[in-house]
RNA sequence: CUCUUAUCGAGAGUGGCGGAGGGACUGGCCCUUUGAAGCCCGGCAACCGGCAGUAUAUCUGCAAGGUGCUAAAUCCAGCAAAGCAAGAAAGCUUUGAAAGAUGAGAG
Numbered sequence: 001c002u003c004u005u006a007u008c009g010a011g012a013g014u015g016g017c018g019g020a021g022g023g024a025c026u027g028g029c030c031c032u033u034u035g036a037a038g039c040c041c042g043g044c045a046a047c048c049g050g051c052a053g054u055a056u057a058u059c060u061g062c063a064a065g066g067u068g069c070u071a072a073a074u075c076c077a078g079c080a081a082a083g084c085a086a087g088a089a090a091g092c093u094u095u096g097a098a099a100g101a102u103g104a105g106a107g
Stems, first nucleotide, its partner, number of pairs: 001107008013041001015040003021031003025078004042070003046067003050062004074099001079096006
């Protein structure tokens, strides 16, 4: 990097360094010198693995080893369908997809 599969409305900072950006992309809307990204520390507990109930566990709990995460639903929409609204256009709701993220497995 590609493929398969599961999940994505839960949870988590009044800390230190840093010094202008960040929220994948596009549009919107936000966050940010009352301090962005990044790094460290702290924290959380989704997946894998570990331990216990307990016996294989698909269940429940504990811990935090491997990943991961730590503003807002994946911040909202993007494509399609159905329904609603309307003089027309803009619009609203639901479902499914797409895209993306993360884990596990494979190449």

Source information
A computed fold for a 107-nucleotide RNA from Aneurinibacillus terranovensis DSM 18919, annotated as SAM riboswitch aptamer (S box leader). Rfam family: SAM riboswitch aptamer (S box leader). Rfam links the family to the GO term regulation of gene expression. Rfam's curators write: The SAM riboswitch is found upstream of a number of genes which code for proteins involved in methionine or cysteine biosynthesis in Gram-positive bacteria.